Annotation: Predicted 3D model of RNase P RNA and transfer RNA as a complex of 437 nucleotides. Rfam match: Bacterial RNase P class A. By type it is a ribozyme. Its mean pLDDT, the model's own confidence on a scale to 100, is 77.
RNA sequence: AGGGCCGGCUCGGCAAUCGCUGUACCCGCAAGGGUAGGGAGGAAAGUCCGGGCUCCAUAGGACAAGGUGCCAGGUAACGCCUGGGGGGCGCAAGCCUACGGAAAGUGCCGCAGAAAAUAUACCGCCUAAGUGCUUCGGCACCGGUAAGGGUGAAAUGGUGCGGUAAGAGCGCACCGCGCCACUGGUAACAGUGGUGGCAGGGUAAACCCCACCUGGAGCAAGACCAAAUAGGGGGGCAGGCGGCUGGUCCGCGACGUGUGGUCCGCACGGCUCCCGGGUAGGUUGCUUGAGGUGCACGGUGACGUGCAUCCCAGAUGAAUGAUUGCCCACGACAGAACCCGGCUUAUCGGCCGGCCCUCCCA
RNA sequence: UGGGCCGUCGCCAAGUGGUAAGGCACGGGGUUUUGAUCCCCGCAUUCGGAGGUUCGAAUCCUCCCGGCCCAGCCA
Repeated sequence: AGGGCCGGCUCGGCAAUCGCUGUACCCGCAAGGGUAGGGAGGAAAGUCCGGGCUCCAUAGGACAAGGUGCCAGGUAACGCCUGGGGGGCGCAAGCCUACGGAAAGUGCCGCAGAAAAUAUACCGCCUAAGUGCUUCGGCACCGGUAAGGGUGAAAUGGUGCGGUAAGAGCGCACCGCGCCACUGGUAACAGUGGUGGCAGGGUAAACCCCACCUGGAGCAAGACCAAAUAGGGGGGCAGGCGGCUGGUCCGCGACGUGUGGUCCGCACGGCUCCCGGGUAGGUUGCUUGAGGUGCACGGUGACGUGCAUCCCAGAUGAAUGAUUGCCCACGACAGAACCCGGCUUAUCGGCCGGCCCUCCCA
Repeated sequence: UGGGCCGUCGCCAAGUGGUAAGGCACGGGGUUUUGAUCCCCGCAUUCGGAGGUUCGAAUCCUCCCGGCCCAGCCA
């Protein structure tokens, strides 16, 4: 100098004027006014996980359903984070990793291929043993084999030597794999030694098995105050005719309203007072919190402990804005709605720190 | 706030692990004097996008994008 990796911070600035919305104080009967001070984010988003809070349910246990899945730790908790192990990628810094079990069982593996999982033999290789034939070279049958070819994503451990008729873990060495022991480590795991010739390919983001976790709903939760109208309960009053058991009991009729073109039919039924529930509406929940900042200590770290200090949106048709001037690098994604911890997704740029590789110069 | 469904050719759509049916439309050819009808042939680089699992993904898993529907109060 070029290229790359990781982490952190930031997201126009200043001034003036006019607004909007909470809080505190003052003035005012009130409406309102004045002063001071506050007013979006790293994702406020998606609503994908976890928790607080609230209501409902709940003895305990089991099943179901759903989720998680190497080990250890952190945490209120997690599917998150930190550290470590195994595997993969990269020259490296570093990055990625749904990473339990396929010898509990079931299913699936198209086409091709002999065969896709109780195995099996297309082209080949062999003819030692047995039988037959023979022109004595061999040929056929019965067989052996899985080394080679071929198919496939995948073919029953790999390489080499020995061995053999040809071959084969048939034997041996190394590698791989299983089991056992020891050593290191909290553990995952790693290393060393011994042992077994080696048995059963893949798929569990197929069913499943194992281990662990989970009660349900959500601030429109929930609590309080509480109209008008309708409806519910109760008291009082009014109400045609008939019945007797003499009750506001039974039956009938009339009238009104609705439905309907009309009739029949069907449904409903007056006045007044009181009570409780609920709706509209209002208040609350509502922002001091697993909170921020600084320092010290413990820890590799996530994080924890202690001390000091700060108060930093709380709206409810929903505020957080507009105009002007100056400057610059000319401003990305985007707007709280009960609150936190994460994850994921979107994002023009700027600043700072650490590290790796290559080249050049000294 | 909670729950569910859908996205496949220009349009309607089947396919739910084995390499994308069918119809309409469109293009070409034939039949006909010509047109319609009819017959034959053709028509999916990405199955909304990206990543993963798998030998293999429209299909299974994860994350996004777009669209649609339902529920919460009813006196």